[in-house]
Molecule: transfer RNA
Organism: Prochlorothrix hollandica PCC 9006 = CALU 1027
RNA sequence: GCUCCAGUAGCUCAGGGGAUAGAGCAAUCGCCUUCUAAGCGAUCGGUCGUUGGUUCAAAUCCAACCUGGGGCG
Numbered sequence: 001g002c003u004c005c006a007g008u009a010g011c012u013c014a015g016g017g018g019a020u021a022g023a024g025c026a027a028u029c030g031c032c033u034u035c036u037a038a039g040c041g042a043u044c045g046g047u048c049g050u051u052g053g054u055u056c057a058a059a060u061c062c063a064a065c066c067u068g069g070g071g072c073g
Stems, first nucleotide, its partner, number of pairs: 001072007010025004018056001027043005049065005
């Protein structure tokens, strides 16, 4: 330099044009327990990597760029 994949909550990941963007773990609070752990419930937590484009409507489609990883040279 070329090429492929990925980027969504603190972490691991779903969601592949119209839903209030979700789950598990973590955190906080409560229940339970003599206490802790476990278990149960609730709450909190998101500019969906950035910028532009397409569309009535974009996390989702397209382009460029950024970051990480794989392959080729």